This is a predicted structure of a 72-nucleotide RNA (transfer RNA) from a soil metagenome. Its Rfam family is "tRNA". Gene Ontology term of the family: triplet codon-amino acid adaptor activity. The sequence is in RNAcentral, with records from MGnify.
[in-house]
Order: sequence, then structure tokens, then C1' cells
RNA sequence: GGGCUCGUAGUUUAGUAGCAAAACGUUCCGUUCGCAACGGAAAGACUGCGGGUGCGAUUCCCGCCGAGUCCA
Repeated sequence: GGGCUCGUAGUUUAGUAGCAAAACGUUCCGUUCGCAACGGAAAGACUGCGGGUGCGAUUCCCGCCGAGUCCA
């Protein structure tokens, strides 16, 4: 330098053109003498940045940035 894959909550991931989901973590409540475990509830991401298409984009297209991998 070139090809491919990826970028979504604090972490790990799902998702699909039409209200963004789960687990773990965090907070609160219950249980306990207390802690853990367990049960219940809540908060938390304008989906890497910019542009395009479209009634509507996290999703499709383009550029850039970053990560991984392969080739030279």
C1' cells in the first nucleotide's frame, strides 16, 4: 500500500428499513443477626464520525477514523 470482517448500554453480544433487546455489572426493595446466593423492580446506548438514497436508516450505498485478519 491492497483485500476481507467488524464498530450498538460500564462489559460481552443480538437485532432488523418502522418504539433498540438480552446477559453480566450498577442502584433500590424483599429474604438473613450480617454477608453471599436467591426473588422482584429501576436507571443506563439519538447504534464510531460525516454525507447520500428513501415518507422513514442502527439496518442500504459512499468517504473518513479505529480494531482484527490475510497478501505484498